A computed fold for a 74-nucleotide RNA from Methanothermobacter tenebrarum, annotated as transfer RNA. RNAcentral records the identical sequence in 2 taxa. The prediction has a mean pLDDT of 82. Its Rfam family is "tRNA". Gene Ontology term of the family: triplet codon-amino acid adaptor activity.
RNA sequence: GGCCUUAGUAGCUCAGUGGUAGAGCGCUGCCUUGGUAAGGCAGAGGUCGGGGGUUCAAAUCCCCCCUAAGGCUU
Numbered sequence: 001g002g003c004c005u006u007a008g009u010a011g012c013u014c015a016g017u018g019g020u021a022g023a024g025c026g027c028u029g030c031c032u033u034g035g036u037a038a039g040g041c042a043g044a045g046g047u048c049g050g051g052g053g054u055u056c057a058a059a060u061c062c063c064c065c066c067u068a069a070g071g072c073u074u
Base pairs, nucleotide, nucleotide: 001073002072003071004070005069006068007067008066011025012024013023014022019056027043028042029041030040031039049065050064051063052062053061
């Protein structure tokens, strides 16, 4: 260099495999406390790696590209 496999979703770790995107931790506010921590309640935070296609409908299926890890080969 060529080919193949797996992965890319919230700040982090991950779930979700066609029907309105979620959890844990973290963050913010409130309650609780003499004050913290812990605990409880609520909230914010997402062009689902990029582009195109199929479909009434795509994170999910198909194609191309990018990135990471691994394998085969020269």